[in-house]
RNAcentral holds the full RNA, with entries from MGnify. Large-subunit ribosomal RNA, domain IV from a soil metagenome, 327 nucleotides, folded computationally.

Context: one part of a larger RNA
RNA sequence: GGUAGGUUCAGGAACUAGGCACAUUAGCUCCGUAACUUCGGGAGAAGGAGUGCCCACCUAAGACGUGGGCCGCAGUGAAUAGUCUCAGGCGACUGUUUAACAAAAACACAGGUCUCUGCAAAGUCGAAAACGACGUAUAGGGGCUGACGCCUGCCCGGUGCCGGAAGGUUAAAGGGAGCGGUUAGCGCAAGCGAAGCUGCGAACUGAAGCCCCGGUGAACGGCGGCCGUAACUAUAACGGUCCUAAGGUAGCGAAAUUCCUUGUCGGGUAAGUUCCGACCUGCACGAAUGGCGUAACGAUCUGAGAACUGUCUUAACCUGCCGCCCG
Numbered sequence: 001g002g003u004a005g006g007u008u009c010a011g012g013a014a015c016u017a018g019g020c021a022c023a024u025u026a027g028c029u030c031c032g033u034a035a036c037u038u039c040g041g042g043a044g045a046a047g048g049a050g051u052g053c054c055c056a057c058c059u060a061a062g063a064c065g066u067g068g069g070c071c072g073c074a075g076u077g078a079a080u081a082g083u084c085u086c087a088g089g090c091g092a093c094u095g096u097u098u099a100a101c102a103a104a105a106a107c108a109c110a111g112g113u114c115u116c117u118g119c120a121a122a123g124u125c126g127a128a129a130a131c132g133a134c135g136u137a138u139a140g141g142g143g144c145u146g147a148c149g150c151c152u153g154c155c156c157g158g159u160g161c162c163g164g165a166a167g168g169u170u171a172a173a174g175g176g177a178g179c180g181g182u183u184a185g186c187g188c189a190a191g192c193g194a195a196g197c198u199g200c201g202a203a204c205u206g207a208a209g210c211c212c213c214g215g216u217g218a219a220c221g222g223c224g225g226c227c228g229u230a231a232c233u234a235u236a237a238c239g240g241u242c243c244u245a246a247g248g249u250a251g252c253g254a255a256a257u258u259c260c261u262u263g264u265c266g267g268g269u270a271a272g273u274u275c276c277g278a279c280c281u282g283c284a285c286g287a288a289u290g291g292c293g294u295a296a297c298g299a300u301c302u303g304a305g306a307a308c309u310g311u312c313u314u315a316a317c318c319u320g321c322c323g324c325c326c327g
Base pairs, nucleotide, nucleotide: 001322002321003320004319005318006317007316008315010313011312014311019308027051028050029049030048031047036041038147053069054068055067056066057065083306084305085304086303087302088301089300090298091297095107096106111145112144113143114142115141116140117139123131124130148293149292150291151290153223154222155221158220159219160216161215162214163213164212167211168210169209173205174204178200179199180198181197182196185192186191224242225241226240227239228238251285252282263279264278265277266276267275
């Protein structure tokens, strides 16, 4: 000096990214117990008292209870063994997860909803068998959301899906107008050229699909701009105009979302880029890619306080081990 433990004046988080680590609390009995709440909880809330031994009373009893004594006590002395409160975010909850750097706000979840499937079901596998299911729409498959409460607005122009079938377009196939090759024959020759065989081949007929016509958002998705206006000023309930398929409703909002930004105001502090409550100018919230709340829950994240402490002011000493030096 390191490491593992122990003790510490005064102070008590001044440490630090952060109370990390340490310390505090702790069993049992009794008293007592708030907001909030889904009336179950919250709750061991919080907070307090008692606890040893001896005697007496009570008694069946040496238990329990009550009363008294011991006057620093008659000594040794463990193991075990909640810190708590206030407030906010996220996720309802118990659960699951990156075996070996992430346990979470991620996944799952009960519940909600959409969609497919009439049974030889849809779907999965696939050569088959098989599963689904020895089930039958209160069933089974798939997608999204995620307890509960209050709710879930507008847009079907694009994309998807569903329905329609008049018209347009459209394959193989059918069809065969027409054109060519070959050569019996004809011709003095140039050439013409039947049948057969053979190569190409127009019109016309021809399904789904696409175009087209409708529907559909808890389908993929989307949800404006400029200008003016009120008897102080400011603002604009109001008006005009352009564009759109329609121009963001309720609720929430500097938010796990706010760039400017440490926005502004209020609270807490002597002092607060964090935190809480508001405001709304939402760069760029918003309604099952769910919106806003919410008791309970959480080795979750954030802020504040009580208690507590060597985290610190600021170090000191002790013990075991290691290192180093001497022998």
Overview:
Its mean pLDDT, the model's own confidence on a scale to 100, is 85.